Large-subunit ribosomal RNA, half B from Candidatus Methanofilum arcanum, 1184 nucleotides, folded computationally. Its Rfam family is "Archaeal large subunit ribosomal RNA". Gene Ontology terms of the family: ribosome and structural constituent of ribosome. The organism belongs to Candidatus Methanofilum, within Archaea. The prediction has a mean pLDDT of 82. The full RNA is in RNAcentral, with records from ENA.
Context: one part of a larger RNA
RNA sequence: AUCGUGUUAAGGGAACUCGGCAAAUUAGCCCUGUAACCUCGGGAGAAGGGGUGCCUGCCUGGAGAUCAGGCAGGUCGCAGUGACAAGAGCACUCCGACUGUCUAAUAACAACAUAGCUGACUGCAACUCCGUAAGGACUCGUAUAGUCAGUGAUUCCUGCCCAGUGCGAGUAUCUGAAAACUCAUUCCAACGGGAAGAAGGACUCGUAAACGGCGGGGGUAACUAUGACCCUCUUAAGGUAGCGUAGUACCUUGUCGCUUAAUUGGCGACUUGCAUGAAUGGAAUAACGAGAGUGCUACUGUCCCUAACACGAACCCGUUGAACUUUUUGUCCUAGUGCAGAGACUAGGGACUCCUUAUGGGAAGUGAAGACCCCGUGGAGCUUUACUGCAGCCUGUCGCGGUCGCACGGUAUUACCUGCGCAGCGUAGAUGGGAGACGUCGAACCACCCCUCGUGGGGGGUGGGGAGUCAUCAAUGAGACACCAUCCUGGUUUUAUUGUGCGACUCACUGUCACAAGACAGGACAACGAUAGGUGGGCAGUUUGGGUGGGGCGCCACACCCUCGAAAAGAUAUCAAGGGUGCCCUAAGGUCAACUCAGAUGGGUCAGAAACUCAUCGAAGAGUGUCAAGAGCAUAAGUUGGCCUGACGCGAUCUCGCACAGCAAGAGAUCGCGAGAGGAAACUCGGGUCUAACGAACCAAUAUGCCUUAUUGAUGAGGGCUAUUGACGACAGAAAAGCUACCCCGGGGAUAACAGAGUCGUCGCCGGCAAGAGCACAUAUCGACCCGGCGGCUUGCUACCUCGAUGUCGGUUCUUUCCAUCCUGGCUGUGCAGCAGCAGCCAAGGGUGAGGUUGUUCGCCUAUUAAAGGGGAUCGUGAGCUGGGUUUAGACCGUCGUGAGACAGGUCGGUUACUAUCUAUAAGGAGUGUCGGAAGUCUGAAGGGAAGAUUGAAAUAGUACGAGAGGAACUUUCAGUCGACGCCUCUGGUCGAUCGGUUGUCUGACAAGGCAAUGCCGAGCAGCUACGCGUUACCGGAUAAAAGCUGAAAGCAUCUAAGCUUGAAACCUACCCUAAACAAGAGACUUCAUCAAAAACACGGAUAAAAGAUCCGGUUGAUAGGCUUGGGAUGUAAGCACGAAGGAAACGACGUGUUCAGUCCGCAAGUACUAAUUGUUCCAUUGA
Repeated sequence: AUCGUGUUAAGGGAACUCGGCAAAUUAGCCCUGUAACCUCGGGAGAAGGGGUGCCUGCCUGGAGAUCAGGCAGGUCGCAGUGACAAGAGCACUCCGACUGUCUAAUAACAACAUAGCUGACUGCAACUCCGUAAGGACUCGUAUAGUCAGUGAUUCCUGCCCAGUGCGAGUAUCUGAAAACUCAUUCCAACGGGAAGAAGGACUCGUAAACGGCGGGGGUAACUAUGACCCUCUUAAGGUAGCGUAGUACCUUGUCGCUUAAUUGGCGACUUGCAUGAAUGGAAUAACGAGAGUGCUACUGUCCCUAACACGAACCCGUUGAACUUUUUGUCCUAGUGCAGAGACUAGGGACUCCUUAUGGGAAGUGAAGACCCCGUGGAGCUUUACUGCAGCCUGUCGCGGUCGCACGGUAUUACCUGCGCAGCGUAGAUGGGAGACGUCGAACCACCCCUCGUGGGGGGUGGGGAGUCAUCAAUGAGACACCAUCCUGGUUUUAUUGUGCGACUCACUGUCACAAGACAGGACAACGAUAGGUGGGCAGUUUGGGUGGGGCGCCACACCCUCGAAAAGAUAUCAAGGGUGCCCUAAGGUCAACUCAGAUGGGUCAGAAACUCAUCGAAGAGUGUCAAGAGCAUAAGUUGGCCUGACGCGAUCUCGCACAGCAAGAGAUCGCGAGAGGAAACUCGGGUCUAACGAACCAAUAUGCCUUAUUGAUGAGGGCUAUUGACGACAGAAAAGCUACCCCGGGGAUAACAGAGUCGUCGCCGGCAAGAGCACAUAUCGACCCGGCGGCUUGCUACCUCGAUGUCGGUUCUUUCCAUCCUGGCUGUGCAGCAGCAGCCAAGGGUGAGGUUGUUCGCCUAUUAAAGGGGAUCGUGAGCUGGGUUUAGACCGUCGUGAGACAGGUCGGUUACUAUCUAUAAGGAGUGUCGGAAGUCUGAAGGGAAGAUUGAAAUAGUACGAGAGGAACUUUCAGUCGACGCCUCUGGUCGAUCGGUUGUCUGACAAGGCAAUGCCGAGCAGCUACGCGUUACCGGAUAAAAGCUGAAAGCAUCUAAGCUUGAAACCUACCCUAAACAAGAGACUUCAUCAAAAACACGGAUAAAAGAUCCGGUUGAUAGGCUUGGGAUGUAAGCACGAAGGAAACGACGUGUUCAGUCCGCAAGUACUAAUUGUUCCAUUGA
């Protein structure tokens, strides 16, 4: 010097700064007084103003007090809540109503909660929740209750939309599993078909204080503008009331007004609202808030601009005694090089060794295997209409699991009926037996009723009736009747069994009351178990590709084909350039035969440029399936026609795929055998003139047969062989969506953001040429098109260094540097009269400031100024500060997203570590060398500096100049501003020396003191200081631009070529500082000593001082202390005497005098009174 905690500061008073952060102000009690607004409670201690001590006497209350209140008078101080303790206030806006809660350890907020409001579920064995269950919470509560969800006091309100997604209700029809039923096959099964059919879905309706949503275009009014109005498209509906540049507005610092000298701020309006808006609540709002923004008053060291002091730390001494860190280290600077940012390499320079105190530029310092970014077939948390599951819930079936009735069915059975072709007396079911059967136990016949029906009849019952009727025979017919037996069709009925629905029961099972027995209630339901369908982020496991001038978004350069790149073999990359493919065709294929195209010219009815036709020319300029390209093709592969299906079966070899190793699918070429097509034949044909047009295994289907499995046979089923089809385009082929800022791990400078490096399109600057304008005139001034450079400041590009970390914007502090010069200096030109300018040249010595808004850099603005220049130094500077911005975790708004969440969109809040080893720098010391040891006086190479820079005024001079208006300069003088150095007489500050006043309390009282920030307050010497005071010169040398002299090359001209003279704040001197032990050539001079000289320690100290050092003194002495005197500070001590409002007295704050007193002094002088006493160490040649 510095830091921490405090104290105080003249003048100014927020100019500081992101921001009044911090500090200061205010403060208790009494009296007075108090606005807007208001939910009438508040606001309110609003604001503002006055008082406050002590003493004397008296009064009131009280039983009284060391109690409370009051009146009158006296009295002191700068100050009376005298210290301590103890609200600064007001105004506007936003948000949240309020009190409350929260991220223990970076967020206290606008977030959460809240009362109030609303919706949903729930009738109690409730809903909801916990649990595998038993069981439990809500609750020993019962809809004025409980649970869930949203909103968030109050006031005024809460619009439209049910298309989507949910939720609820319904449901003729459709769909809809298993079991059971049924059909087919079969010895039986499995498999298969059908019908019926639960929940669910489709479908219909409702529902927004459910999730959510709430348009576009055109025209129009008699100035213009605007558009009440009209047209049109479209939707589920098209945003209503409100509010609005907002905590929401990109553009944006919107526009206007107020506030200010000046306002990216604040407030009030407007409002075309990127992207406001109504319980995802809209708007308003008193009170409240350690919430966010703004203004004003007061106040201040926040600042101009710093200074002084106190204590602690630091520093020094003694004792004790860590950690981080540490590849090696013999640890300088500059430039270069280098993996592009070097103490260690190269070059040059510098450099004697060591110690101490400081500073924090460097060691891309230490700390932490970067948290950003990318990568990993890493992880985790979360979400969902990702994939796959699992709880849970709904529903069907079966079991536990019973009894009965009714209705409607199924099956079997009993009884009784039924049966019409034609012909036939007639209603003939089939076959067999059969000549008699039935009848007073009532036949024929009649009436009525019931069933049936083919309307002819048949069957049954009741009442009459009172004795016969039927068959055989005959006829008809395929079949012949009475009667009996066995059957068939259809029906009625009995019984059994079974299904569905309804109802009843009690015995399983359940509940309530109960010790139990039991009673009551429910009841074959429910519960439970099994199984099947539906639903199912409630939960779980996973996936969520690659390429990529980082990643993402985009794209496919991911499988193929052609041209080019490609560098004349082959091969060859890029998100190089230009294109194409994922088909098509039974002819557009095979073969045989015939023909010749596009176009042009000439001619020809309608007919034209172009229809059809003739002639000539016509090597291809046409065509060849394709939106490819290249190659090929007229003998045609092109065009037309005939006949066909080789667009074959089975194999082999080779080529491409995949250069030169291997490798699948696929594609192609050649050949053999077989069967064919065309052609007279030779021959050609295994698709398309060639190069693209494609896909493994598993699985499934289809086809064809064959093999095989269950002892044998058959049927069916399963397995296998062969072929075809179905796809993976991420195309050698997983089954697959997102978020992470709550994040984690492993890695990467293989890869981004900052910085560096390279480059320089962009940027900045300069130049060449000069079209043009400048009244004429390119070049006083301005200068297009085009062209060439320089710089490395902008922005890009690259991905070279750094991801076992180089701290990121701005400000601040401090230093240095460049010049493309803003001012100051010197010049030139001018469309330069002067003044003032414009343009240019030289020049980097010095200067380049203060404010408003904003985090800003930048910019805009205000007032000054000579001027308010532009850049670099890791966008200089966080082991210097700050932390407003950006860029963690909380939260709000808008927008996007179903959601988790996201946003170079906005907004509020939000831990800045490090004791310095080396180097560097600023200082201070110790030692060695310098050819014997010392003391003193000098010189000054190299180095450093700005020691000065600049302005105004006056004289010159109202002169030069100018028509005037205006209006200089050289030179001289005076005064400022900024800077530098020094000082303390003055002024001011401080002044924990000192003096005084005073509060509370303690030492019994006085006196004198302690503590309370030095208790507070008033003064204040020395010292230190600025806000105070002093100083802050020429001259000269060599030059720049420029101006000249003489003067050739070039008989002239020419400032230049030789030569010479001028010429600037820049350069060199000058002046100041350091400096002799690295000026290593280690300087000079003088003196001392040889008996050393000299020095150090120790001693008293200060003009010095961190420690060392320096300087002074040492009795022949004023070095320090003391004392005396002087000077100074404070302000009149104690004690005593007198006075004092009063009071009967005692007493009495206080006053006056003694007293310019008392007390004190880091100052000066004088004075030896005390202490500097006494000693030790070291040192040369040499001498002894």